[in-house]
Context: one part of a larger RNA
RNA sequence: GUCCGCGAGUCACCGUAGGCGGCAAGCAUAACCGAAAGGGGAUGCGAAGCGAAAGCGAGUCCGAAUAGGGCGAAAAAUAAGUCGCUUGCGGUGGACCCGAAGCCCAUGCGAGCUAUCCUUGGACAGCGUGAAGCCCUUGUAACAGGGGGUGGAGGUGCGAACGAGUGACCGUUGAAAAGGUCUUCGAGGAGCUGAGGAUAGGAGCGAAAGACUUAUCAAGCUGGGUAAUAGCUGGUUCUCUCCGAAAUGCCUUUAGGGGCAGCGUCGGGCAAUACUUCCAGCGGGUGUAGAGCACUGAUUGAUCUAGGGCCCCUACCGGGGUACCGAAGUCUGUCAAACUCCGAAGACCGCUUGGAUUGCAUACCCGGCAGUGAGACAGUGGGGGCUAAGCUUCAUUGUCGAAAGGGAAACAGCCCAAGACCGCCGAAUAAGGUCCCAAACUUAAGUUAAGUCACUAAGGCAGUGAGGUCUCUCAGACAGGUAGGAUGUUGGCUUAGAGGCAGCCAUCAUUUAAACAGUGCGUAACAGCUGACUACUCGAGAGGCCCUGCGCCGAAAAUGAUCGGGAGUAAACUUAAGACCGAAUUCGCGGGUUCUGCUUUUAGCAGAGCGGUAGGAGAGCGUAGUACGACGGGUUGAAGCGGUGCGCGGAAGCGGCCGUGGACUUCGUACUAGUGAUUAUGCGGAC
Numbered sequence: 001g002u003c004c005g006c007g008a009g010u011c012a013c014c015g016u017a018g019g020c021g022g023c024a025a026g027c028a029u030a031a032c033c034g035a036a037a038g039g040g041g042a043u044g045c046g047a048a049g050c051g052a053a054a055g056c057g058a059g060u061c062c063g064a065a066u067a068g069g070g071c072g073a074a075a076a077a078u079a080a081g082u083c084g085c086u087u088g089c090g091g092u093g094g095a096c097c098c099g100a101a102g103c104c105c106a107u108g109c110g111a112g113c114u115a116u117c118c119u120u121g122g123a124c125a126g127c128g129u130g131a132a133g134c135c136c137u138u139g140u141a142a143c144a145g146g147g148g149g150u151g152g153a154g155g156u157g158c159g160a161a162c163g164a165g166u167g168a169c170c171g172u173u174g175a176a177a178a179g180g181u182c183u184u185c186g187a188g189g190a191g192c193u194g195a196g197g198a199u200a201g202g203a204g205c206g207a208a209a210g211a212c213u214u215a216u217c218a219a220g221c222u223g224g225g226u227a228a229u230a231g232c233u234g235g236u237u238c239u240c241u242c243c244g245a246a247a248u249g250c251c252u253u254u255a256g257g258g259g260c261a262g263c264g265u266c267g268g269g270c271a272a273u274a275c276u277u278c279c280a281g282c283g284g285g286u287g288u289a290g291a292g293c294a295c296u297g298a299u300u301g302a303u304c305u306a307g308g309g310c311c312c313c314u315a316c317c318g319g320g321g322u323a324c325c326g327a328a329g330u331c332u333g334u335c336a337a338a339c340u341c342c343g344a345a346g347a348c349c350g351c352u353u354g355g356a357u358u359g360c361a362u363a364c365c366c367g368g369c370a371g372u373g374a375g376a377c378a379g380u381g382g383g384g385g386c387u388a389a390g391c392u393u394c395a396u397u398g399u400c401g402a403a404a405g406g407g408a409a410a411c412a413g414c415c416c417a418a419g420a421c422c423g424c425c426g427a428a429u430a431a432g433g434u435c436c437c438a439a440a441c442u443u444a445a446g447u448u449a450a451g452u453c454a455c456u457a458a459g460g461c462a463g464u465g466a467g468g469u470c471u472c473u474c475a476g477a478c479a480g481g482u483a484g485g486a487u488g489u490u491g492g493c494u495u496a497g498a499g500g501c502a503g504c505c506a507u508c509a510u511u512u513a514a515a516c517a518g519u520g521c522g523u524a525a526c527a528g529c530u531g532a533c534u535a536c537u538c539g540a541g542a543g544g545c546c547c548u549g550c551g552c553c554g555a556a557a558a559u560g561a562u563c564g565g566g567a568g569u570a571a572a573c574u575u576a577a578g579a580c581c582g583a584a585u586u587c588g589c590g591g592g593u594u595c596u597g598c599u600u601u602u603a604g605c606a607g608a609g610c611g612g613u614a615g616g617a618g619a620g621c622g623u624a625g626u627a628c629g630a631c632g633g634g635u636u637g638a639a640g641c642g643g644u645g646c647g648c649g650g651a652a653g654c655g656g657c658c659g660u661g662g663a664c665u666u667c668g669u670a671c672u673a674g675u676g677a678u679u680a681u682g683c684g685g686a687c
Stems, first nucleotide, its partner, number of pairs: 001687006011093013026045003032039002049056002059071004096235002099232001103225004108221002115199008124189001126158003129154001133150006162186003167182004201217001203213002238620006248261005262372002264369006277356004281351004290342001291340002296336004301331003307325002309322005375400010405416003421591004426587003432581003435566003441578007453568001459553003463550003467546006480537005486510003491505003516531001520529002592610008621676001623673008632665002640660005646655003
C1' cells in the first nucleotide's frame, strides 16, 4: 500500500418547544403497602396579584393623600392547565470520536551508563634535559664569586602502551541510533584504570556546558488522579424530495472564539383590491457631479495707496526725493475633501393614481431549529499607495462562493444563458463563429503589403489612401541643363593680417536681364568652389501647410518556437447586406414529482415550479434483536458465500436463476437499538 473486520451525537436527570394521547379548574402522585386491581394527594404545577418585606388582596406599591403614577384585575380577546409517551434543542455530567505539551500524588523503580566522593588493588617501553645538595679546584682578610665533576629535581621535553578527540575525508535505509582512516593532544600526574561501596527526582552530582542521573533531562522512569484540558487540527458511515444562507453591524483581554441583530428553514397567527418588485405619472427633502469665487482660505500680473526701508535738507518741529518692500481697495487670471452666490442626472421617501407581476403568493406578528460573523474577482464612485500591485480599505452592482452547459486555445470571479427534474439520432436561437483541424458563407464597395493582422509608449517617417486650404503656373511655373553672378570696394572699425565669409558697426550707390557690402566650403591673408538672383533651353502642372484612414521605425532575456495549430494577401481590416452553424436557453413529444386551484374526488385536468455548499423540513431503504400474526418456508436443501447478456423500483434497494453450502430462516404489524465507512499519517489481522 491493498483487502477483510472494528471504528464517532449516546445514556441519566432537569428544562423548554412541537406532535400524539388521558383527564380538566383542575391534573399528577413520590416513597411506601399490596399477588394484582388498587391504596397512598405527602408534595408539585395551575386556578391572583402587588410589595424589598411585614403584609394587604381584585387590588396593591410609592405617598400625608380620597391626588397622581407603576404593576395587576375586570371587560373584550388570540383567555387552560396538568400528567404520560415521543421528537427537536438547551443545561449538568468524559457528553460526537481520536490527539497534546503538561500539572499533581506515591513508604514505587533506578548511579551495571554517566557526575562526584570513599575503601582497596593494578599499569605507565625507551630516549632526552640536568635544579638543589655534595666533592675537587680556583678565588676572598673571611664571605661572595668562577671552573670541573658528582647528583638526579620537575603538574620538565620527545615518544609507545594507556587516555583524549584537533582537522579533513568516508559513513548518513551506516559495518556502527556517534563509527572508520589519516592527522592531532596528554602520556610520573589536578594523570589513567579494575573491584567493592556512597549520594536521585524540585532531589543528587557538577574545575559550571543547564552538563550528567541507563540511547530519556529547564526537573528521570513506572503507576495513579485520567476519558486532564484543547476557543486548535483531523475524522464523523444508507437514499430520495422541498426550501436554501453568510463571510455584515454593535460589543467582547476581542480579532481564525463568542453574545445580540441581520440573512436561512419549519410551525402557528392575521387581514384585506392588502403586500412585494418593476414601468409611468405626481409630490417631497437633499447639496454630490459639474460649475462658481458671493463667504472661508489659497493664488498670477497690473494699478492705486496707508505703512516701512534708503538718500537728501533741517538746531528742533517738519519737509523733499526714491528703477526698494508693500497691507487694504480696484482691474485681471486661477484653485479647494474638511469653501459655496449656484446646482443636475440619479438615488431615497411617499401616493385612496394608472399598468404589469397575479399564482392566497409575499409582507408583517409569535414561536422551534440553525448555519454564517477568514470572502474572492470584475465594472463604477472614493480613500491609502507611486492616479504601482492578482495591493489595501469603504460604497454600489454583478458573478464565483453554493452554478453545471456554450464562448474566451487551455482559464472559480470575464461574455452568453431569467440558469441543468428525467428521456429523444426533432426544431429555433444567444454569446461566439462559418479555409482545414472543426459544425457553419456568400455578395457589394473600399483599405493594408507591414504576414500588419497576431503585446506597447513618448517620439520619429518624401510608406500609402481620403479631404481641406494657400501660393506659383502657356505673359512658360517646379526639377534638370547652358550662360551670367559685375563696379565704387580690400565698405568702415578692429587687427600682425581681416580682401563677402574671426569679431563690432553700417548695409549705401552704380552698371544692369540679374548679381548680396554676401548662403555655405575654403585661405595665414588673398586666391578658388558654391549659393542667392537673372537670361536662355524645356513644355504642364508644381510647392507649402492643416485634418484624417491604414501602415513603418522605436521593439533586448535567459530549454524551441508560434496567431490554439496548419496555413492565409484575404482565410487581414473598414463599411453594408443576406444566409447559416452554434448551449443543458426556448419550442416540440413522452415521463416523474412539489405546491395551488378545480372537478364527475382517491384519480384526473389546469396553472406555477423542481442547479445548489453550510443549514432547516419531509418521506423512505437496509442491519441486529423483541412481541404477535402468517394452521409461513426449509435435507425434494435454511442461512451464508460465489456467479448471472434475467426481472421490479424514483433511489437506498428487492427478487429470479445457476453453483457452493448443510440447518436453520423469511414476510407483515408494532417496538427496541452497540443500526449503514474509500478517508481520522485511524485500530487489528492477512498478503